[in-house]
C1' cells in the first nucleotide's frame, strides 16, 4: 500500500431501517437457612436533579431518510488475506 471482516451496557453477546441494548454473566435489595452455599423473586446504560423529571448513549465524524446500531462516504483501531 490493496481486498475482506469486525467495534454495542462492567464482560460476553443478539438486534428487517421503527420502543438502543433480547439473553447470558456479573453487581445490588430480597425469600429461605442458626448461619452459608445453591436455588428463586425484583432491580440493574451513562449523566443532572432532593424528587418528578431532563439530557445523552451502539470506536469518531459527516450524509441519506419522516424515522440509522442498522444504508453511503471519510477517519481510527483490532482480526485475516495478498503484495
Nucleotide at each position: 500500500g490493496c481486498g475482506g471482516g469486525a467495534g454495542u451496557g462492567g464482560c460476553g453477546g443478539a438486534a428487517c431501517g421503527g420502543u438502543a441494548u433480547a439473553c447470558g454473566c456479573g453487581g445490588c435489595g430480597g425469600u429461605c437457612u442458626c448461619a452459608a452455599a445453591a436455588a428463586c423473586c425484583g432491580c440493574u446504560g451513562g449523566u443532572c436533579g432532593c424528587a418528578a423529571g431532563g439530557c445523552c448513549u451502539u470506536g469518531c465524524g459527516g450524509g441519506u431518510u419522516c424515522g440509522a446500531g442498522u444504508c453511503c462516504c471519510g477517519c481510527c483501531u483490532c482480526c485475516c488475506g495478498c503484495a

This is a predicted structure of an 83-nucleotide RNA (transfer RNA) from a Candidatus Dormiibacterota bacterium. Rfam family: tRNA. Rfam classes the family as a transfer RNA. The sequence is in RNAcentral, with records from ENA and MGnify. Model confidence (mean pLDDT): 82 of 100.